[in-house]
RNA sequence: AGGGCAGCCCGGGUAGCCGCGGAGAGGUGUCGGCCCAAGGGUCGGGACGCUCUUCGAGGAAAGUCCGGACACCGCAGAGCAAGGUGUUGGAUAACGUCCAACAGGGGAAACCCUCGGGAAAGUGCCACAGAAAAUACACAGCACGCCAGGGUGGUCAGCCACCCCGGUUGCGAAGGUGAAAUGGUGCGGUAAGAGCGCACCGGCGUCGUGGUGACACGGCGGCCUGGCAAACCCCACCUGGUGCAAGGCCGAAUAGGGAGGCGCUCGAGGGCUGCUCGUCCGAUGCCUCCGGGUUGGCUGCUAGAGACGCGUGGUAACGCGAGUCCCAGAUGGAUGGCUACCCUAGACAGAAUCCGGCUUACAGGGCUGCUGACGUG
RNA sequence: GCCCCCAUCGUCUAGUGGCCUAGGACAUCGCCCUUUCAAGGCGACGGCGGGGAUUCGAAUUCCCCUGGGGGCA
Numbered sequence: 001a002g003g004g005c006a007g008c009c010c011g012g013g014u015a016g017c018c019g020c021g022g023a024g025a026g027g028u029g030u031c032g033g034c035c036c037a038a039g040g041g042u043c044g045g046g047a048c049g050c051u052c053u054u055c056g057a058g059g060a061a062a063g064u065c066c067g068g069a070c071a072c073c074g075c076a077g078a079g080c081a082a083g084g085u086g087u088u089g090g091a092u093a094a095c096g097u098c099c100a101a102c103a104g105g106g107g108a109a110a111c112c113c114u115c116g117g118g119a120a121a122g123u124g125c126c127a128c129a130g131a132a133a134a135u136a137c138a139c140a141g142c143a144c145g146c147c148a149g150g151g152u153g154g155u156c157a158g159c160c161a162c163c164c165c166g167g168u169u170g171c172g173a174a175g176g177u178g179a180a181a182u183g184g185u186g187c188g189g190u191a192a193g194a195g196c197g198c199a200c201c202g203g204c205g206u207c208g209u210g211g212u213g214a215c216a217c218g219g220c221g222g223c224c225u226g227g228c229a230a231a232c233c234c235c236a237c238c239u240g241g242u243g244c245a246a247g248g249c250c251g252a253a254u255a256g257g258g259a260g261g262c263g264c265u266c267g268a269g270g271g272c273u274g275c276u277c278g279u280c281c282g283a284u285g286c287c288u289c290c291g292g293g294u295u296g297g298c299u300g301c302u303a304g305a306g307a308c309g310c311g312u313g314g315u316a317a318c319g320c321g322a323g324u325c326c327c328a329g330a331u332g333g334a335u336g337g338c339u340a341c342c343c344u345a346g347a348c349a350g351a352a353u354c355c356g357g358c359u360u361a362c363a364g365g366g367c368u369g370c371u372g373a374c375g376u377g
Numbered sequence: 378g379c380c381c382c383c384a385u386c387g388u389c390u391a392g393u394g395g396c397c398u399a400g401g402a403c404a405u406c407g408c409c410c411u412u413u414c415a416a417g418g419c420g421a422c423g424g425c426g427g428g429g430a431u432u433c434g435a436a437u438u439c440c441c442c443u444g445g446g447g448g449c450a
Stems, first nucleotide, its partner, number of pairs: 002374001003371008012342007020056007029048001031044005058348001062359002065357005070243004077277004082239005087101005102116001103114004117234002122232002124228003139175001141171003145168003149164006183201006202224002204221007247299004257290006269281003295450001306325003310321004378449007387403004395433001405421005426442005
């Protein structure tokens, strides 16, 4: 140096010409108002045009997967349901995000990955194979301790030894399937066996020490308990609903017509909220379908959990302080085109209420730190 | 812009963790039948949108993409 790992940045540049959108300023227009003797005069910055100045997409603007701000649902309440999250501690407006740690796993290392509560609350499932799939038995098997029977040998006989069959009793994983088999290995023990006993290992419980905690280490106790909760469920915590087409103001249009249904206080229906209760409104009223009219403008709207560097607290995420800066706001929807040079090429892709994340897409280039397996010098 | 839903042979569908190497109907192709065509009979071809995760095991459960559809003044 190649390689590997982690973090971060840029993502065509410069110049000229033409063009588009926003904001500000100007007053000389085929602009607007007023006057007029019709030639013109005068005032103006609301709209149009012109001139000048200035600003003008992203790291993902995307997917809309989470969380918030904001707005409305008249105000607010109770219960049930539904949904989400899930090691511990912290950060934050909030989060399913981030940081730090723990446990488990991977790597030689740097480092990386994990929807990581509970299976001893209950229910359910575990295909095929297998004796058996969760409950301890049955089946098959082992032992021949005990009982009865039979045989052989020794013996006069009783009796003794051995063998066979049946019963009784004891036995547990050794039966070789499976993804998974009732802790594992070894020694002892026994009629045969088994945590039955012991040693080591694993788990569980308990005690002590350390730690905020998850947890770690050590002692003691044979206590030994299958897996699945991205199956129902339990536990802890969180969530009212709807989304800027929310919502506010102005203008325009108009006629309420036809068909069907429900209801008029024993009440249809409605108050945009999963259901119920509660509460309020409610009668030439309400619902559904058909047909008809208007389809414009302003606002919300961009100065914000804002950007930049500095100091400071913290391991970090992040917080605090002072300073400087203003950085899109369209509504048929603006940021593009041409030429030249650099260096031939230049990806993924474009705001639409805003913000914090996640995820996905991405040619190429650059910076910093760490590591040391392999190969080279 | 915002909010929902769906995806299984060419088409319509069943399937809701294992008996799924995914079943059925229509279509297509081949053979039989018929003088021929149709109908009928027999057979074949053909599929879980893609990737990852959970699980012993995924069309099915979870996550991310892709494609399609619908609603909202």
Source information: Two RNAs folded together computationally: RNase P RNA and transfer RNA, 450 nucleotides in total. It holds a member of the Rfam family "Bacterial RNase P class A". It is annotated as a ribozyme.